[in-house]
RNA sequence: GCCGAGAUAGUUUAGUGGUAAAACGCCUCGUUUGUAAAGAGGAAAGUCGGGUUCGAUUCCCGAUCUCGGCU
Repeated sequence: GCCGAGAUAGUUUAGUGGUAAAACGCCUCGUUUGUAAAGAGGAAAGUCGGGUUCGAUUCCCGAUCUCGGCU
């Protein structure tokens, strides 16, 4: 330099155009004589800039970063 894949919550992952989901973690409540576990509830997120669309995490283009391959 070229090609491909990827970027979603504190972490790890889903979600192929219409309410952003879950696990662990965090906070609160709370069962128990007490502790832990189980249980209930809550906060928290789509890398950035454009385009298409009534509507974009999703489709298209570009930038940045990460990973892999080729040279």
Transfer RNA from a Patescibacteria group bacterium, 71 nucleotides, folded computationally. It was read from a public genome assembly.